[in-house]
The RNA shown here (transfer RNA) has 72 nucleotides and comes from Candidatus Pacearchaeota archaeon CG10_big_fil_rev_8_21_14_0_10_31_24.
The coordinates come from a structure-prediction model, not an experiment, and the mean pLDDT is 81.
Rfam family: tRNA. Rfam classes the family as a transfer RNA.

């Protein structure tokens, strides 16, 4: 060179073409306690970048970047 396949909060990680962006860890608040931890409640905080179809993109396509693998 040429093929796959991945890319969601501080980390892992789901998910579908419909206004929702789920979950744990972590973090802040308040509660519980003589007090810490545990526990319950509430919170904040994510779609690499572009460009294309579409009424409507995280989702589909095609380029970039990165990143793992095969194969030469």
């Nucleotide at each position: 060179g040429g093929c796959u396949c991945c890319a969601u909060g501080g980390c892992c990680c789901a998910g579908u073409g419909g206004u929702c962006a789920a979950g744990g860890c972590g973090c802040g608040g308040c509660u519980c306690u003589c007090a810490u931890a545990a526990g319950g409640c509430c919170g904040a905080g994510a779609g690499g970048g572009g460009a294309g179809u579409u009424c409507a993109a995280u989702u589909c396509u095609c380029c970039c970047u990165g990143g793992a693998g095969c194969c030469a």